[in-house]
RNA sequence: AGAAUCGAAGAGCCUAAGUCCUGCGCCACUCGCGGGACGCGGGGGACCCAGCGUUAGUGGGGCGAAGCGGCCCAGCCGCCGGAUACUUCCGAGUCCGAGCCCGUCAGCUAACCCCGUCGGCGUAAGACGGAAGGCGC
Numbered sequence: 001a002g003a004a005u006c007g008a009a010g011a012g013c014c015u016a017a018g019u020c021c022u023g024c025g026c027c028a029c030u031c032g033c034g035g036g037a038c039g040c041g042g043g044g045g046a047c048c049c050a051g052c053g054u055u056a057g058u059g060g061g062g063c064g065a066a067g068c069g070g071c072c073c074a075g076c077c078g079c080c081g082g083a084u085a086c087u088u089c090c091g092a093g094u095c096c097g098a099g100c101c102c103g104u105c106a107g108c109u110a111a112c113c114c115c116g117u118c119g120g121c122g123u124a125a126g127a128c129g130g131a132a133g134g135c136g137c
Stems, first nucleotide, its partner, number of pairs: 012121003018038008039117006049107001057104001059105001060102004067079005080097005086133006
């Protein structure tokens, strides 16, 4: 000087995806795995109401903003939807409109039942302007 391993920090942002307790692992931990609780989120599921579709068909359905239409069609355009740093509204700029799952089956739905709590980014401003409100100093 460099590499490997373990850990820490950043200021927060997207997302439901966080907090606490506990057992084990570890030299140890604010780390990892398992369990539990709370919080947050999703699905199934009556009467009533609604209602078209299906019985292998172009099946049907769920999570999610991730849809619809047009065209010279692996892209572009329009409408619409989403993110943008305390919250809401208006405006501006920039960016995104993916992916995954159920397995022939599910409208709504009280009681009731089940499931998730991952992952991805990250700087000294680009996180902007205005209005209203809140919190802290």